[in-house]
């Protein structure tokens, strides 16, 4: 110095003026149909007053796990249905993180993987090819025999060559008519000990002479997890009208209404006013800011993460606050001017905002600024 | 807060055991007319919304996203 790789941190600073929202103190010739005999005390709310706080690293998608609440439910497990999917750890839990392990890609630093099971069964493998799962034989290689030099038969191969993503172990070297695990060495695959490791696997010995290709992000088996709804969850308070229920008067019923119909016995319900009681709506409070909480700092642990101790209280709307204009200055852009690294005007600040909370991921994002490490080129 | 569904040529749509990417309308060129319409023949025209996986092979299956309609409280 160039060209990567991987990690963490901010995400404009400072001041001035005005203005929005909040939970707490202080006042008041505010204030109830409130208390009290009266003076007066005074809830909610109102106003003023000083001082406190006041969007995020994703607040966003709503893709996973919770808490928290309500409903079902005697308990447990089944069955359906979703999901998860090498080991071992953290975690309140995860499909989330951390370390390993096992393939695969990079010179490398580092990335990438839904990674359980294809001798439980079922399906599927289009064209092309002779043949696609059961093993076959087009072209071709060998021996017969017939023919006699293009060739047929009958018969053995499966190395070669064609096809296709895939052709049923791979190389080599013996053997043979040709050939062929048909002998042998490696390799690789199964099966059975051995050593290491908690495991996933690692290493290595014998044994099989190879016998069953791929697909489960096809249906399926196996193993583990999940009851359902969500803050419009739910609680409390509760208007006018309407209806409902008790009790008291007052009024009629010689009435009307009710069984499929029609007689007859018998029942039953139906009005108005008063007080009082419950229930839901409209519309208020609540739920709603102390929490798997921030910060620092020590200890254990490669780490995820956990323990001690200090310390701090840090938004709570609900047509919905967190803003808006100056002034300086930091990044950034442009553009003139010369004495070429300075001076001048001039733009101009990413992506997006809380709405019950909280752990993840997965997406958006001007820019800046700190470690780490890996190649390759120059000096020393 | 919760649930479903599209996205395929320029427009409206088709497309299933995973193997060909199509119609119909419109474009563009002959033809047929004296000339236009209609009508006939040929034809071009596709990141299958984006990335990224599974597979021999993806418009299809699986994840992740990006817009956009829609239901329910």
């Nucleotide at each position: 110095u160039c060209a990567g790789a991987g990690g963490g941190u901010c995400g404009g600073a400072c001041g001035g003026c005005c203005g929005c929202c909040u939970g707490a103190g202080c006042u008041c010739g505010c204030g109830a149909u409130g208390g009290g005999a009266a003076a007066c005390c005074a809830a909610a709310g109102g106003a003023g007053c000083g001082g406190g706080g006041g969007a995020g690293g994703a607040a966003a998608g709503u893709c996973c796990g919770g808490g928290c609440u309500c409903c079902a439910u005697g308990g447990a497990a089944a069955c359906a249905c979703g999901g998860u999917g090498c080991c071992g750890g953290g975690u309140a839990a995860c499909g989330c993180c951390c370390g390993g392990c096992g393939g695969g890609g990079g010179c490398g630093a580092c990335c990438c993987c839904a990674g359980g099971g294809a001798c439980a069964g079922u399906g599927c493998c289009a064209c092309a090819g002779a043949a696609a799962g059961c093993a076959a034989a087009c072209c071709g290689c060998c021996u017969g025999c017939g023919g006699c030099c293009u060739c047929g038969c009958a018969g053995g191969c499966a190395a070669g060559g064609g096809u296709g993503a895939a052709a049923g172990g791979g190389u080599g070297c013996g053997g043979u008519a040709a050939g062929a695990g048909c002998g042998c060495a490696c390799c690789g695959c199964g099966c059975c000990g051995c050593u290491g490791g908690c495991g996933a696997c690692a290493g290595g010995g014998g044994c099989g002479g190879c016998a069953u290709g791929g697909u489960a992000a096809a249906c399926c088996c196996c193993a583990c997890c999940g009851g359902g709804a969500g803050c419009a969850a739910g609680a409390u308070c509760g208007a006018a009208u309407a209806g409902g229920g008790a009790u008291g008067g007052c009024u009629u019923a010689u009435g009307g209404c009710c069984g499929g119909u029609u007689u007859c016995c018998g029942g039953g319900c139906c009005g108005c006013c008063a007080u009082c009681c419950g229930g839901g709506u409209a519309g208020a409070u609540u739920g709603c800011g102390c929490g798997a909480g921030g910060c620092g700092u020590c200890c254990g642990g490669c780490g995820a993460c956990g323990g001690g101790c200090g310390u701090c209280c840090c938004a709570g709307a609900u047509g919905a606050a967190u803003g808006g204009c100056c002034g300086u200055c930091c990044a950034g852009g442009g553009a003139a001017g010369c004495g070429u690294g300075c001076u001048u005007c001039c733009c101009g600040g990413a992506c997006a905002g809380a709405a019950c909370c909280c752990g993840g991921c997965u997406u958006a994002c001007a820019g800046a600024c700190c470690g780490u490490c890996u190649g390759g080129c120059a000096u020393u | 807060g919760g649930g479903g569904c599209c996205g395929u040529a320029g427009c409206u749509c088709a497309g299933u055991u995973g193997g060909g990417a199509g119609a119909g309308c419109g474009c563009u060129a002959g033809a047929a007319u004296c000339g236009c319409a209609c009508u006939c023949u040929a034809g071009a025209g596709g990141u299958c919304g984006u990335g990224g996986g599974u597979u021999c092979g993806a418009c299809u299956c699986c994840c992740a996203u990006c817009g956009g309609c829609u239901c329910c409280a």
This is a predicted complex of two RNAs, RNase P RNA and transfer RNA, with 453 nucleotides together. The prediction has a mean pLDDT of 76. Rfam match: Bacterial RNase P class A. Rfam's curators write: Ribonuclease P (RNase P) is a ubiquitous endoribonuclease, found in archaea, bacteria and eukarya as well as chloroplasts and mitochondria. Rfam classes the family as a ribozyme.